[in-house]
RNA sequence: AGAGCGGGCUAGACGGUCGCCGGAGUGUGCCCUCGGGCACAGCUUCGGAGGAAAGUCCGGUCACCAGAGGGCAAGGACGCUGGCUAACGGCCAGGCAGGGCGACCUGACGGAAAGCGCCACAGAGAGUAGACCGCUGCGCUAGCUUGGCUAGGGCAGUAAGGGUGAAAGGGUGGGGUAAGAGCCCACCAGACGGCCGGGCGACCGGCUGUGCUAGGCAAGCCCCGUUCGGUGCAAGCCCAGACAGGGGAAGAUGACGCGGCCCGCCGAUUCCCCGGGUAGGGUGCACGAGGCGGUCGGUAACGGCCGUCCCAGAGAGAUGACCGUCCACGACAGAAACCGGCUUAUCGGCCCGCUCUCCGC
Numbered sequence: 001a002g003a004g005c006g007g008g009c010u011a012g013a014c015g016g017u018c019g020c021c022g023g024a025g026u027g028u029g030c031c032c033u034c035g036g037g038c039a040c041a042g043c044u045u046c047g048g049a050g051g052a053a054a055g056u057c058c059g060g061u062c063a064c065c066a067g068a069g070g071g072c073a074a075g076g077a078c079g080c081u082g083g084c085u086a087a088c089g090g091c092c093a094g095g096c097a098g099g100g101c102g103a104c105c106u107g108a109c110g111g112a113a114a115g116c117g118c119c120a121c122a123g124a125g126a127g128u129a130g131a132c133c134g135c136u137g138c139g140c141u142a143g144c145u146u147g148g149c150u151a152g153g154g155c156a157g158u159a160a161g162g163g164u165g166a167a168a169g170g171g172u173g174g175g176g177u178a179a180g181a182g183c184c185c186a187c188c189a190g191a192c193g194g195c196c197g198g199g200c201g202a203c204c205g206g207c208u209g210u211g212c213u214a215g216g217c218a219a220g221c222c223c224c225g226u227u228c229g230g231u232g233c234a235a236g237c238c239c240a241g242a243c244a245g246g247g248g249a250a251g252a253u254g255a256c257g258c259g260g261c262c263c264g265c266c267g268a269u270u271c272c273c274c275g276g277g278u279a280g281g282g283u284g285c286a287c288g289a290g291g292c293g294g295u296c297g298g299u300a301a302c303g304g305c306c307g308u309c310c311c312a313g314a315g316a317g318a319u320g321a322c323c324g325u326c327c328a329c330g331a332c333a334g335a336a337a338c339c340g341g342c343u344u345a346u347c348g349g350c351c352c353g354c355u356c357u358c359c360g361c
Stems, first nucleotide, its partner, number of pairs: 001357010012326007020048007027040005050332001054343002057341005062232004069263004075228005080094005095109001096107004110223002115221002117217003132162002134158005140152005170188006189213002191210008236283004245274006257265002290309008327330001
């Protein structure tokens, strides 16, 4: 210099004017138990979307449904090891496997010698393998140039060689044999068993024994292990106000409810039809597994302690418009109960660490 890998930050900047939403203070008016409450508009001051606010895919908080209780059945999710966390299907560290020269990346990563199922096309055979060609032995028939040769066919053996395929029952060499074959042997690769060593562990390394060589798919059913009750802030609770009841069914011999069944619990209402009324306010709801800084422990995720800060909160739903200056000319996109993750979308710019190649010293 070129090409790349990993991580982090930012999300136009500054000034002015007019607006919008919320909190606090103040002012005016009304009420009143004299401490406050309510309403209004004006002023002052403070705050006012995101890294994803998104998808709503996981995990929780909270609320209600017996204090969410026990068992069975069914179903879902997850699946190497250790750790972190309120929890997780998330994160960190590691192991193994695959990819890359490398920095590094990726992995639904328990079980295929429990069972069932599937393996297209090609091929003889796709799984307790398989004789199409070939090779070997023994008969048969025919022909001929007849101690034999050639051709055809039969029976048997053979997985060395050819051929098919993504995949065909380890590899190389030797012995052996009619020809062959872990049939036997040496070496190599793997599997399983035993022993030893390292590691908390997944796992790794060494020695040794057994010729043991066992196909793949569990993102097919399944088996094993772990785990899971449902609903969802329009949850729920409180206040104020309106109305009109009528008919039917079940129920203390236990209705309704606790998602299917049983147990257990609860204990008086429940369901259907017709008719009538309402469409207000408050709360939940903004201080929280909170942000920032420091320090200590830990490789890290994260945790302890100290200091400091208060940081949107509507209920038709608030962030906008204009002007000036500047630049690299500005992407994806906007809260609706809240929090931790994951995933997806995203114009540019900046920073840190690292790898490979080439050149120069």

Description:
Bacterial RNase P class A from Armatimonadetes bacterium UBA5419, 361 nucleotides, folded computationally. It matches the Rfam family "Bacterial RNase P class A". By type it is a ribozyme. Its mean pLDDT, the model's own confidence on a scale to 100, is 78.